Record summary
Large-subunit ribosomal RNA, domain IV from Candidatus Amarobacillus elongatus, 343 nucleotides, folded computationally. Rfam family: Bacterial large subunit ribosomal RNA. Taxonomically the source falls in Candidatus Amarobacillus (Bacteria, Bacillati, Chloroflexota, Tepidiformales).

Context: one part of a larger RNA
RNA sequence: CCCUCCUUAAGGAAUUCGGCAAAUUAGAUCCGUAACUUCGGGAGAAGGAUCGCCCCUGGAGGUGUACCGGUAUACCCGGGAAGCUGACGGGGGCCGCAGUGAGCAGGCCCAGGCGACUGUUUAUCAAAACCACAGGUCUCUGCAAAAGCGAAAGCUGACGUAUAGGGGCUGACGCCUGCCCAGUGCCGGAAGGUUAAGGGGAGAGCUUCACGGCUUGAACCGAAGCCCCGGUGAACGGCGGCCGUAACUAUAACGGUCCUAAGGUAGCGAAAUUCCUUGUCGGGUAAGUUCCGACCCGCACGAAAGGCGUAACGAUCUGGGCACUGUCUCGAGGGGGGACCCG
Numbered sequence: 001c002c003c004u005c006c007u008u009a010a011g012g013a014a015u016u017c018g019g020c021a022a023a024u025u026a027g028a029u030c031c032g033u034a035a036c037u038u039c040g041g042g043a044g045a046a047g048g049a050u051c052g053c054c055c056c057u058g059g060a061g062g063u064g065u066a067c068c069g070g071u072a073u074a075c076c077c078g079g080g081a082a083g084c085u086g087a088c089g090g091g092g093g094c095c096g097c098a099g100u101g102a103g104c105a106g107g108c109c110c111a112g113g114c115g116a117c118u119g120u121u122u123a124u125c126a127a128a129a130c131c132a133c134a135g136g137u138c139u140c141u142g143c144a145a146a147a148g149c150g151a152a153a154g155c156u157g158a159c160g161u162a163u164a165g166g167g168g169c170u171g172a173c174g175c176c177u178g179c180c181c182a183g184u185g186c187c188g189g190a191a192g193g194u195u196a197a198g199g200g201g202a203g204a205g206c207u208u209c210a211c212g213g214c215u216u217g218a219a220c221c222g223a224a225g226c227c228c229c230g231g232u233g234a235a236c237g238g239c240g241g242c243c244g245u246a247a248c249u250a251u252a253a254c255g256g257u258c259c260u261a262a263g264g265u266a267g268c269g270a271a272a273u274u275c276c277u278u279g280u281c282g283g284g285u286a287a288g289u290u291c292c293g294a295c296c297c298g299c300a301c302g303a304a305a306g307g308c309g310u311a312a313c314g315a316u317c318u319g320g321g322c323a324c325u326g327u328c329u330c331g332a333g334g335g336g337g338g339a340c341c342c343g
Stems, first nucleotide, its partner, number of pairs: 001338008010329002014327001019324001027051005036041001038172001052094007061085003067079004071074001095099001107322007114314002119131001135170007147156003173309004178239003183236002185232005192227003198221002203216005240258005267301001268298001279295005
């Protein structure tokens, strides 16, 4: 010097990205417990008190092969004095600094983000706000189902049958989920347009003495698809610009104009989203790029790639507080094991 453990005056987070680590707390009985809430919870909330030993005493219950009763006469059933035991108490006393005397055994509270929850995951740096999840919704599927595996046989689906099965999205619950079908997709459409093979053969060419043969071939008739006509957003997706205007100023309920398929409703908003930005105001601190509450100028929120809330839950993330501490001021002492020296 390293690892590991113990103690430490005064202070008590001043340490640090951050209370990381450590410390505090801890059992049982009793008292007592807030907001909020889905009335279950939150709750072990929080916060308190008590606990050993000795003596006296109350005592439910248990046992009870003394005894009593019963009958089914049994190693039976019911009751039950004494004795033993005994939950839970009451009174008095004793000792220590200390009585859950050692050991084992929650620190707590406030506020916010995310995800409802229990679960699941990167075997070997990530456990999470990822994934899953009940619930919601769309869509396909009538059974030799759809879908999937497989050159096939066949199998799964399922020895199921639309209250079933597959796929997509969303993700408890509460309140809700606006506008656009122009493009793309999907669905529907007995017309029309286009159109392959095929049908059809007007006509043309070659050949032949001829019969005929060969070649070519216009109309016209020909599916699906596409075009076309509609529908459809919890389908892929999208959801404007400029100018002016009120009797202080500012602002613009109002007006004009251009463009569009339609111009973002509710709710939320400097947000896990805000560049400018440490926005501005308020709170908290002596002092706060974080945090909380507001404002709205949303660079670039927004409604099932869901929007906004939400009790409970979380080895989650963020801010604050109490308690407590060697994290620190700032070190020190000690135990064990290494390093080092000798062997």
Model confidence (mean pLDDT): 89 of 100. The sequence was found in a public genome assembly.